Predicted 3D model of an 85-nucleotide RNA (c-di-GMP-I riboswitch aptamer) from a Planctomycetota bacterium. The sequence was found by an Rfam model in a public genome assembly. Rfam family: c-di-GMP-I riboswitch aptamer. Gene Ontology term of the family: cyclic-di-GMP binding.
RNA sequence: ACCCAAAAAGGGCAAACCACUCGCAAGACUGGGACGCAAAGCGUUGAGUCCGUUCGCCCAUCGAACGGAUUGUCGCGCCACCUAU
Numbered sequence: 001a002c003c004c005a006a007a008a009a010g011g012g013c014a015a016a017c018c019a020c021u022c023g024c025a026a027g028a029c030u031g032g033g034a035c036g037c038a039a040a041g042c043g044u045u046g047a048g049u050c051c052g053u054u055c056g057c058c059c060a061u062c063g064a065a066c067g068g069a070u071u072g073u074c075g076c077g078c079c080a081c082c083u084a085u
Base pairs, nucleotide, nucleotide: 005085012037013036017032018031019030021028022027035072041078042077043076046074047073048070049069050068051067052066053065054064055063056062
């Protein structure tokens, strides 16, 4: 100097729930709040799930297409802090 594992330190993010606002809805923003997270940082690129509209079957359910949401559902891509032994 590099690599691997992992402790420590500095920290970071922030579930459920509550309040406000936006949205037809799913859900999102802000504040409070911590269940947890070594990528729970960024990106809807593939899939899953959810919502809406239309169509088909047509009571419903189900299926398809389109639009939207979810990255704390998974995969993929990009970036990244510290470091005793």